[in-house]
RNA sequence: GGGCCUGUAGCUCAAUUGGUUAGAGCAGAGCACUCAUAAUGCUUUGGUUCUCGGUUCGAGUCCGAGCAGGCCCA
Numbered sequence: 001g002g003g004c005c006u007g008u009a010g011c012u013c014a015a016u017u018g019g020u021u022a023g024a025g026c027a028g029a030g031c032a033c034u035c036a037u038a039a040u041g042c043u044u045u046g047g048u049u050c051u052c053g054g055u056u057c058g059a060g061u062c063c064g065a066g067c068a069g070g071c072c073c074a
Base pairs, nucleotide, nucleotide: 001073002072003071004070005069006068007067010026011025012024013023019057028044029043030042031041032040050066051065052064053063054062
């Protein structure tokens, strides 16, 4: 220098042919239970969907340029 892959909640990951309110588990908070703790049950908080721009009535999803990480080639 070139090619490919990945980027979504604190962590690990979903999200159908682009379709209206982006979810799950774990973690966190509160409550119940217990003498107490753990475990368990119930409720609940938490999002610049990596950034900027474009297409569209509508973008996590499509297009372009970047950024970060990984793999391969030179």

Predicted 3D model of a 74-nucleotide RNA (transfer RNA) from an uncultured Verrucomicrobiota bacterium. Rfam family: tRNA. The prediction has a mean pLDDT of 81.